[in-house]
RNA sequence: CUCGCAUCGAGAGCGGCGGAGGGAACUGGCCCAUUGAAACUGCGGCAACCGGCGGCAGCAUCAGCCACAAGGUGCCAAAUCCAGCAAGGCGUGAGCAACGUCCUGAAAGAUGUGGA
Repeated sequence: CUCGCAUCGAGAGCGGCGGAGGGAACUGGCCCAUUGAAACUGCGGCAACCGGCGGCAGCAUCAGCCACAAGGUGCCAAAUCCAGCAAGGCGUGAGCAACGUCCUGAAAGAUGUGGA
């Protein structure tokens, strides 16, 4: 970098440094930020994907459930901040237009894991 699979409305912040941006990208919205953004960094924490350890059930094997947290990642404003594409419900409307709203799915993305 690419492909497959799983998950994404829960959870978890203080300091140092820095000095104007940030919330992936584009558009629109909304929000965070000089009461100090990003990046970097120290400590702390969350979670339980991988690994580890223990228990339950089951068993040819694989696969399941629960608990722990000293390992490897990840994460610690807001749903992945929201929408964009498609189907459907409701409302406005003369209307299968358009707009608003709700919901489901897709796409894109993020993280983990496995493969080439």
Record summary:
A computed fold for a 116-nucleotide RNA from Rubrobacter sp., annotated as SAM riboswitch aptamer (S box leader). It was read from a public genome assembly, where an Rfam model found it. Of the family's consensus pairs, 97% are formed in the model.